[in-house]
Context: one part of a larger RNA
Molecule: large-subunit ribosomal RNA, domain II
Organism: Boodleopsis sp. FL1161
RNA sequence: GCCAGCGACUCAUAAUUAUUGGCUAGGUUAAAGAAAUUUUCUGGAGCCAAAGUGAAAACAAGCUAAAAAAACGAAUGGUCAAUAGUUAUGGACCCGAACCCGUUGUGAUCUAACCAUGACCAGGAGGAAGCUGAGGUAAAACUUUGUGGACGUCCGAACCGACCAAUGUUGAAAAAUUGACGGAUGAGUUGUGGUUAGUGGUGAAAUGCUAAUCGAACACGGAGCUAGCUGGUUCUCCCCGAAAUGUGUUUUGGCACAGCAUUUGUUGGUAACUAUUAACAGGUAAAGCACUGUUUCGAUGCAGGCCAGUCAAAAGGUACUAAAUUGUUGCAAACUCAGAAUUGUUAAUAUGACUUUGUUAACCGACAAAAAGUGAGACUUUGAGGGAUAAGCUUCAAAGUCAAAAGGGAAACAGCCCAGAUCAUCAGCUAAGGCCCCUAAAUAAUAGCUAAGUGAUAAAGGAAGUUUCAACGCUAAAACAACUGGAAGGUUUGCUUAGAAGCAGCUAUCCUUUAAAGAAUGCGUAAUAGCUCACUGGUUUAUUAAAGCUUUGAUGCACCGAAAAUGUGCGGGACUAAGCUAUUUGCCGAAGCUGUGAGAGAUUAAAAAUCUCGGUAGGGGAGCGUUCUGUUUAUAUUAAGGUGAAGUCUUUUUGAAAAAAAAGUUGGAUUGAACAGAAGUGAGAAUGUUGGC
Numbered sequence: 001g002c003c004a005g006c007g008a009c010u011c012a013u014a015a016u017u018a019u020u021g022g023c024u025a026g027g028u029u030a031a032a033g034a035a036a037u038u039u040u041c042u043g044g045a046g047c048c049a050a051a052g053u054g055a056a057a058a059c060a061a062g063c064u065a066a067a068a069a070a071a072c073g074a075a076u077g078g079u080c081a082a083u084a085g086u087u088a089u090g091g092a093c094c095c096g097a098a099c100c101c102g103u104u105g106u107g108a109u110c111u112a113a114c115c116a117u118g119a120c121c122a123g124g125a126g127g128a129a130g131c132u133g134a135g136g137u138a139a140a141a142c143u144u145u146g147u148g149g150a151c152g153u154c155c156g157a158a159c160c161g162a163c164c165a166a167u168g169u170u171g172a173a174a175a176a177u178u179g180a181c182g183g184a185u186g187a188g189u190u191g192u193g194g195u196u197a198g199u200g201g202u203g204a205a206a207u208g209c210u211a212a213u214c215g216a217a218c219a220c221g222g223a224g225c226u227a228g229c230u231g232g233u234u235c236u237c238c239c240c241g242a243a244a245u246g247u248g249u250u251u252u253g254g255c256a257c258a259g260c261a262u263u264u265g266u267u268g269g270u271a272a273c274u275a276u277u278a279a280c281a282g283g284u285a286a287a288g289c290a291c292u293g294u295u296u297c298g299a300u301g302c303a304g305g306c307c308a309g310u311c312a313a314a315a316g317g318u319a320c321u322a323a324a325u326u327g328u329u330g331c332a333a334a335c336u337c338a339g340a341a342u343u344g345u346u347a348a349u350a351u352g353a354c355u356u357u358g359u360u361a362a363c364c365g366a367c368a369a370a371a372a373g374u375g376a377g378a379c380u381u382u383g384a385g386g387g388a389u390a391a392g393c394u395u396c397a398a399a400g401u402c403a404a405a406a407g408g409g410a411a412a413c414a415g416c417c418c419a420g421a422u423c424a425u426c427a428g429c430u431a432a433g434g435c436c437c438c439u440a441a442a443u444a445a446u447a448g449c450u451a452a453g454u455g456a457u458a459a460a461g462g463a464a465g466u467u468u469c470a471a472c473g474c475u476a477a478a479a480c481a482a483c484u485g486g487a488a489g490g491u492u493u494g495c496u497u498a499g500a501a502g503c504a505g506c507u508a509u510c511c512u513u514u515a516a517a518g519a520a521u522g523c524g525u526a527a528u529a530g531c532u533c534a535c536u537g538g539u540u541u542a543u544u545a546a547a548g549c550u551u552u553g554a555u556g557c558a559c560c561g562a563a564a565a566u567g568u569g570c571g572g573g574a575c576u577a578a579g580c581u582a583u584u585u586g587c588c589g590a591a592g593c594u595g596u597g598a599g600a601g602a603u604u605a606a607a608a609a610u611c612u613c614g615g616u617a618g619g620g621g622a623g624c625g626u627u628c629u630g631u632u633u634a635u636a637u638u639a640a641g642g643u644g645a646a647g648u649c650u651u652u653u654u655g656a657a658a659a660a661a662a663a664g665u666u667g668g669a670u671u672g673a674a675c676a677g678a679a680g681u682g683a684g685a686a687u688g689u690u691g692g693c
Stems, first nucleotide, its partner, number of pairs: 001693006011090013026048003032042004052059002062072001064070001093232002096229001100222003104219003112196009121186001123155003126151001130147002133144003159183003164179004198214001200210003207216001235623006245258005259374002262370008274350008287336002292332003297327004303321002305318003377402010407418003422598004427594003433588003436573003442585001444584006455575001461560002465557002468554004473549002482539005488512003494506002518533001522531002599613005624682001626679007639671002647666001649664006
């Protein structure tokens, strides 16, 4: 891991509600006793009900209350059982702690310390005291030879330890192996026996050790501790069907009440929805500045500063500050003189349906009772707060979808678009979205645009891309562009300067000749020269009648701006339309709608008819199956079985399903049916549990 078995809402006692049954203005026994003993009888104590209200006296369908308002009652319905639901108390649906406690016990064969009694430490090195000989001294001290053998001394086996590395890491081993390493006569090592015990012991002290267990051992018991926590919780079908909100909470992953769902009973309306109209409600958007604040520039200007003045003042001046008033210009969630749309409430009218003997259903409600889940929400659109007008961010409000919703579209894609699946169907019509191929349906039509593979992908800004529209101006007296001539004289103007001659710089910028020509637009020279432009003539282009040109603005579609990490990235192929804009006609396309057939639910006595039948949490209803028990009596209709029971395997049939039946096979002795009853009553999940592989 797989297979098979086992494995979780129970039982007792109370209360309460519903249903069913008995009796009924009454119902019923309890303990106990008796008998013909899973029952029946005796037993009326007691309990509930039949009248309530008040603290009570008390009054009484009423009563309480100073009064009023009001409270509790009455206007009938009980009681005893059984069954089901729920609640309470118990282990209370099952499994699961870490802990805590005990006049409870077991442990020092591991290990810590200690006690008693034993044992062990190859070999080598160093060589303390003391002693002895010699020297030495008055005697000593002292020197030296030898001897001697001290030492938590040295080197190093056994032995004890464990600094480092590698191996090992489902190991050879639940701590080792190999190499290297420390101590090795000592605070040494070790055998045997003993002592200290958990609120404790022991500890050269690490919270270490106390039998692979130690911030409090182990065993047993309290104990099925408790767990607002996690996990799990077993057959079928039918009807309905949520919530993720408010308030409170030592409360925020839990509860209580309300909200929303279900079931039962009683009961009301005729509409509901939508549209229009009317009447009300309102202070948002936009706007405005009349208030509250804020704000631009003026006018006038209280007051102050400064200047000046005076003996001191006053009057005076002021490009300073500036109240108030006034004109002008803005701003505001906590400003509003005024003020929408949408919206809400009420009413009227219109639209819909109307089978039938019978407004039945549908729709909109109300009340009562029983009794759930939910109280982590998600995204999208709109309006706002927070944030950075960031977030697949966060907090509200109004809708929708998902949650609990399958189907079609968006390549794939809970929350987007379309649309709500009773079942069957090799029938049809459509929605969103599509119609060249992958791929069902147009290589459809008309008129334009785009040249960028734009067509998926972003701005400021940039640009003789191109389309369309418009405006001023020029143009047949010839524009614009091109080509070809002229572009002069006074004059090298004056000044400045080495020089300054149109062209370093400053000033001035006139006149003449002309078709036209600046005291010069640019290049150039040391300065001149030279080239060029403004301006102007001609030619050519415009076939001769309509044709053009400059500048500017607007507009459609394109261009640049444009950088991300494996490899291009319309879903792909590809496409110049199979792209974009506008218009038109077809077609495809879903579990939508329709056709055909079938079933179920609600209403109903039943039918017809009508409407309905997605569904998590959850509520309600109807059934299937498993084990065991009872009954099936009389005559006439409850049995089967070695002429083969149960069980196994296979096939077929029946039923909407759980399931049932039949035939054959195997098997070799028990087992059904109907109607009732009782439960150890249904497994795929619980790091479930036992066994097998």